Predicted 3D model of a 360-nucleotide RNA (Bacterial RNase P class A) from a soil metagenome. The model forms 91% of the base pairs in the Rfam consensus. Rfam family: Bacterial RNase P class A. By type it is a ribozyme. The prediction has a mean pLDDT of 75. The sequence is in RNAcentral, with records from MGnify.

RNA sequence: CCGGACGGGUAAUCGCCUGGUGCGAUUAGCAGGUACUCGGGAGGAAAGUCCGGUCUCCAUAGGGCAGCAUGCCGGCUAACGGCCGGGGGGAUCCGCCAAGCGGAUUCUACGGAAAGUGCCACAGAAAAUAUACCGCCUUGUCACGAAGGUAAGGGUGAAAAGGUGCGGUAAGAGCGCACCGCGGCGGGAGUAAUUCGCGCCGGCAGGGCAAACCCCAUGCGGAGCAAGACCAAAUAGGGGAGGAGGAGCGGCCCGCUCCGCUUAACUUCCGGGUAGGUCGCUUGAGCCGUUCAGUAAUGGCCGGCCUAGAUGAAUGAUUACCGCCCCGCAAGGGGACACAGAAACCGGCUUAUAGUCCGG
Numbered sequence: 001c002c003g004g005a006c007g008g009g010u011a012a013u014c015g016c017c018u019g020g021u022g023c024g025a026u027u028a029g030c031a032g033g034u035a036c037u038c039g040g041g042a043g044g045a046a047a048g049u050c051c052g053g054u055c056u057c058c059a060u061a062g063g064g065c066a067g068c069a070u071g072c073c074g075g076c077u078a079a080c081g082g083c084c085g086g087g088g089g090g091a092u093c094c095g096c097c098a099a100g101c102g103g104a105u106u107c108u109a110c111g112g113a114a115a116g117u118g119c120c121a122c123a124g125a126a127a128a129u130a131u132a133c134c135g136c137c138u139u140g141u142c143a144c145g146a147a148g149g150u151a152a153g154g155g156u157g158a159a160a161a162g163g164u165g166c167g168g169u170a171a172g173a174g175c176g177c178a179c180c181g182c183g184g185c186g187g188g189a190g191u192a193a194u195u196c197g198c199g200c201c202g203g204c205a206g207g208g209c210a211a212a213c214c215c216c217a218u219g220c221g222g223a224g225c226a227a228g229a230c231c232a233a234a235u236a237g238g239g240g241a242g243g244a245g246g247a248g249c250g251g252c253c254c255g256c257u258c259c260g261c262u263u264a265a266c267u268u269c270c271g272g273g274u275a276g277g278u279c280g281c282u283u284g285a286g287c288c289g290u291u292c293a294g295u296a297a298u299g300g301c302c303g304g305c306c307u308a309g310a311u312g313a314a315u316g317a318u319u320a321c322c323g324c325c326c327c328g329c330a331a332g333g334g335g336a337c338a339c340a341g342a343a344a345c346c347g348g349c350u351u352a353u354a355g356u357c358c359g360g
Base pairs, nucleotide, nucleotide: 001360002359003358004357005356006355008322009321010320011319012318013317014316016041017040018039019038020036021035022034023033043339047350048349050348051347052346053345054344055224056223057222058221067220068219069218070217071216072086073085074084075083076082087110088108089107090106091105092104093103094102095101096100111215112214116213117212118209119208120207133154134153135150136149137148138147139146162180163179164178165177166176167175181204182202183201184200185199186198187196188195189194228279229278230277231276238270239269240268241267242266246263247262248261249260250259251258286305287304288303289302291300292299293298323337324335325334326333327332
């Protein structure tokens, strides 16, 4: 430095949350109350809420646009942007005389720049339909200046149209050739990414940036346990029945009968919502051990175990001994011990972390 494990221990007393059992009350039971030599009671991250799921409700014919995310290949998984293995590339170290090759460690958002658009500071002649500052060559000139050719050489820069050699040329240049490099096709190896002292073809496609827009491929409906379901008081309000064979009004006037409409207190019933309560809630992609398959991630068989469930929210305090740290030669004294703390539940990632142990 890397990987893994642990994350103060034991006991007593007093409390708190929760489960069980009992008591009490009751026809019986629930809730509440109370008691107990009774059981359980924070984490590796419970954190951030960054990904992926289970579950719940809402929405939803099908398709598209927009938006967001992911991006070498294979595997694992419920799923993932996670994990494992492999490939390509970079960095460091080592070995071989060197080019280069091989090994070890480590990093890697690693589709597309021969679809389009955009950007590339400073320096530099030129930062991309390339470009002529110096130099070189040719022409011209007494000479300088000038015109043309040239990317071999110099110079600038993070980056300048592949490298070495031979030929060629006025000087040069893949201009031609050989080898290396590059690209395409074929063949061999590999599930694939990819690869090869393999064959053929092409003088060479023409800088970098996509964590710039963009293009391509794939995926994605939304909200979240304050989800959601059930029980349900008081008060207020709504509806039905009674009150009401009563009372009032109307049916041209009066009386009677009949019919229609309206009608208070009060009584009672129904339904919605609130307070409150119950469920959801912790048995689950669960944990431990053995073994088997696999390089591994992971999966299978068998056996064993049950391990917080609060809701203004428990998980605490004190004492003793031990551990750790500090002071001290010692006796002894002191510190109160990293990061932090459940809230429907899982799988990851990231971040915080004193100290101890194990392996390399």